A computed fold for a 74-nucleotide RNA from a Nanobdellota archaeon, annotated as transfer RNA.

[in-house]
C1' cells in the first nucleotide's frame, strides 16, 4: 500500500453465513447457611453491540465510509 481476522454488559464472550424479543460465566448488589469470613445455594442489577450514513415493516447481523487492535504479503 493490498489482503485476511477481530472490536458486543466493569471483564471473558454467544447470537451475525440464513434479519425477527442481544444470552452465559465471572464480577458486583441482596437475602439464606455460619460463632465470624470464605466457600455453597436463593434472588436481583448492568449492553444505544466501536463511530457515522444507507437499504428494509424491522439491523449485533446486508451494504457503503471511517476509527482502533492483530495477522500476512510487498
Nucleotide at each position: 500500500g493490498u489482503c485476511c481476522c477481530g472490536g458486543u454488559a466493569g471483564c471473558u464472550u454467544a447470537a451475525c453465513c440464513u434479519g425477527g424479543u442481544g444470552g452465559a460465566g465471572c464480577u458486583c448488589g441482596c437475602g439464606g447457611c455460619u460463632g465470624u469470613u470464605a466457600a455453597c445455594c436463593g434472588c436481583g442489577u448492568g449492553g444505544u453491540u466501536g463511530a457515522g450514513g444507507g437499504u428494509u415493516c424491522a439491523a449485533a447481523u446486508c451494504c457503503c465510509u471511517c476509527c482502533u487492535g492483530g495477522g500476512a504479503c510487498g